[in-house]
RNA sequence: GGAAGCAGUGUCGGGAGAACCAGAGCGAUCUGGUGCCGAAGGAGCAACCGCCCCGGUAAACUCUCAGGCUAAAGGACCGCGCUGCACGA
Numbered sequence: 001g002g003a004a005g006c007a008g009u010g011u012c013g014g015g016a017g018a019a020c021c022a023g024a025g026c027g028a029u030c031u032g033g034u035g036c037c038g039a040a041g042g043a044g045c046a047a048c049c050g051c052c053c054c055g056g057u058a059a060a061c062u063c064u065c066a067g068g069c070u071a072a073a074g075g076a077c078c079g080c081g082c083u084g085c086a087c088g089a
Stems, first nucleotide, its partner, number of pairs: 005085006012079003019034006035069003041065001042063003048056003
């Protein structure tokens, strides 16, 4: 002098998918029925590994408990900023 990477974070930017019917109500909305979506969260499994009875272990895959199916909110993930790892490679 000091990067990449990892973790956290943010009044930041981008950010998908999927319905209808009936009843009540001025409306927002509520209730019921059936259907649908997967990218909050949650759960499950391969290869592989081990101390091989068994266990460990992944996802954007699978399931759909939860969540969602006007908008809003939320939203995996990506980018950017900040903080730390770091008196550092």
Glycine riboswitch aptamer from a Paracoccaceae bacterium, 89 nucleotides, folded computationally.